Context: one part of a larger RNA
RNA sequence: CGUAGGACACUUGAAAGAGAGCUUUUCUUAGUACGAGAGGACCGGAAAGGACGCACCUCUGGUGAACCUGUUGUCGUUAGGGCAUCGCAGGGUAGCUAAGUGCGGAAAGGAUAACCGCUGAAAGCAUCUAAGCGGGAAGCCCCCUCUGAGAUAAGGUGUCCCGGGUUCGUCCCCUAAAGGGCCGUCGGAGACUACGACGUUGAUAGGCCAGGUGUGUAAGUGCUGCGAGGCAUUGAGCUAACUGGUACUAAUCGCCCGUGAGG
Numbered sequence: 001c002g003u004a005g006g007a008c009a010c011u012u013g014a015a016a017g018a019g020a021g022c023u024u025u026u027c028u029u030a031g032u033a034c035g036a037g038a039g040g041a042c043c044g045g046a047a048a049g050g051a052c053g054c055a056c057c058u059c060u061g062g063u064g065a066a067c068c069u070g071u072u073g074u075c076g077u078u079a080g081g082g083c084a085u086c087g088c089a090g091g092g093u094a095g096c097u098a099a100g101u102g103c104g105g106a107a108a109g110g111a112u113a114a115c116c117g118c119u120g121a122a123a124g125c126a127u128c129u130a131a132g133c134g135g136g137a138a139g140c141c142c143c144c145u146c147u148g149a150g151a152u153a154a155g156g157u158g159u160c161c162c163g164g165g166u167u168c169g170u171c172c173c174c175u176a177a178a179g180g181g182c183c184g185u186c187g188g189a190g191a192c193u194a195c196g197a198c199g200u201u202g203a204u205a206g207g208c209c210a211g212g213u214g215u216g217u218a219a220g221u222g223c224u225g226c227g228a229g230g231c232a233u234u235g236a237g238c239u240a241a242c243u244g245g246u247a248c249u250a251a252u253c254g255c256c257c258g259u260g261a262g263g
Stems, first nucleotide, its partner, number of pairs: 001150001005161007016147004022050007034039001052104005060098004067091005072084004109141002115135004162262001163173003174260001179257004183199005204250003207246005214238002220233005
């Protein structure tokens, strides 16, 4: 820019493209068919795996230099604390993650390959082939997943929105819809952009409150021990990214685009 008004949401799926397509073992049928025996099936049914792929974080773990604790040296008047690879060490929320968890390959159909056939002449026979008709593969097409209406044949459905005059013109007056953007607070979104949530008619982020989670019994005081310490108060104190609540702080006030019923 187009899709003959503008918009928002949800869709159909042509063509094409991409993805997927794997496989083992065990049990059963059945120690049956077959075979002198040794051995040992087709067909069909069921169950466990392996590798690969997609998604996810309840569980098991990893990480977790924003959480808690222990502890060495040193600095500092005690303490809190600073530095020493995050000083070292033990744990660990969210998120991210695999070694963890869930799921997938299917089934059916069509046309075929090698190959196996039916009918059957040329060639009174024979012959799967010459006319004609079947069977037959992890392969091909379809089926499954994804993209996909610039599919210019530009599709469909639902909803929302928009005037008066006129001398008829590239006119006048009035108006600026639905919706979108700028801007701001952010995010399970992210290089930027985009996408998504929210902007006071508000829980979007921070703070605060409550909870959860983690750590593991704070400080002070009392008792006790000559003392390092121990016990009680006490599962205490502290607690990141988690959950819920709460307008305290910041999303203020606004501006722009988009028009007027549509060759």

Large-subunit ribosomal RNA, domain VI from a Myxococcota bacterium, 263 nucleotides, folded computationally. Taxonomically the source falls in Myxococcota (Bacteria, Pseudomonadati). The coordinates come from a structure-prediction model, not an experiment, and the mean pLDDT is 88. Rfam family: Bacterial large subunit ribosomal RNA.